[in-house]
RNA sequence: AAUAUCCUUCGGGGCCGGGUGAGGACUGCAAGCUGGUCCAAUUCCCGAUCGGCGGUAAGCCGGCCGAAGCCAAUCGGUGGCUGAGGCGGGCGAGCCCGCGAGCCUGAGCGGAAAUUUCUGCGAGGGCAGGAUCCGGUGUGAAUCCGGAGCCGACCGUAUAGUCGGGAUGAAAGAAGGAAGCA
Repeated sequence: AAUAUCCUUCGGGGCCGGGUGAGGACUGCAAGCUGGUCCAAUUCCCGAUCGGCGGUAAGCCGGCCGAAGCCAAUCGGUGGCUGAGGCGGGCGAGCCCGCGAGCCUGAGCGGAAAUUUCUGCGAGGGCAGGAUCCGGUGUGAAUCCGGAGCCGACCGUAUAGUCGGGAUGAAAGAAGGAAGCA
């Protein structure tokens, strides 16, 4: 400097507990009563419990090479142990940075019927929705260790991270393969 993408598979966890009773059903009699019985929130209260993807990360764990030293034995070779240092790999944050899922809009590209509708995909743009401190170690902590705290889209329903639903969907991405270039 040139080059090109395509395909396949995979791709989210979580209330067995207790309390209250909005409301509902049935029912009593002296008929308005503060009557009774039962059902009733994974949503309220107490308690429990969960954490997508990429990055960063002083933490943790293997592998390979290995200066030098020690031990056994010793002429040497050899065997065992320790090991400065080097190379390369794996894991590692809900609340540090970014991404994804929802809603609106939408350049553009299609499909169907048909002359105006229906419908699929969709670059880009916008909106909504969240959260961390303290102590320790240290040159250095948003990340390590300890402690305390906090957060969780939309629709439904008695107010929902945990139930049901859109969703046997989509997706950040992960792995493998084909092709291409060198």
Predicted 3D model of a 182-nucleotide RNA (FMN riboswitch aptamer (RFN element)) from an Anaerolineae bacterium. The source organism's lineage runs through Bacteria, Bacillati, Chloroflexota and Anaerolineae. Model confidence (mean pLDDT): 77 of 100. The model forms 97% of the base pairs in the Rfam consensus.